Record summary:
c-di-GMP-I riboswitch aptamer from Piscirickettsiaceae bacterium CG07_land_8_20_14_0_80_44_28, 75 nucleotides, folded computationally. The prediction has a mean pLDDT of 84. NCBI's taxonomy places the organism under Bacteria, Pseudomonadati, Pseudomonadota, Gammaproteobacteria, Piscirickettsiaceae. The sequence was found by an Rfam model in a public genome assembly.
RNA sequence: AUUUGAUAAAGCUAAAUUCGUCGCGAGGCGAAGACAGAAAGCCACGGGUCUCUAUGAGAUGGCCGGGUUGCCUUA
Numbered sequence: 001a002u003u004u005g006a007u008a009a010a011g012c013u014a015a016a017u018u019c020g021u022c023g024c025g026a027g028g029c030g031a032a033g034a035c036a037g038a039a040a041g042c043c044a045c046g047g048g049u050c051u052c053u054a055u056g057a058g059a060u061g062g063c064c065g066g067g068u069u070g071c072c073u074u075a
Base pairs, nucleotide, nucleotide: 002075005072012037013036017032018031019030020029021028022027035062041068042067043066045065046064047063048060049059050058051057052056
């Protein structure tokens, strides 16, 4: 530097749902919760899907691809 892995170890994230809160909304944030995940860390660059004050603006990174950073481990 490349590569292996959720059937290793130590750790990590947190679906659905509930409560509170922000937003017209999709959704976001906090707490509980744990479906799942080898990047389920980050980034709206491309595609998809969704929302609206709609020819524009937004949401989704746990939809797919891409970029970038990282722990342990196999070769």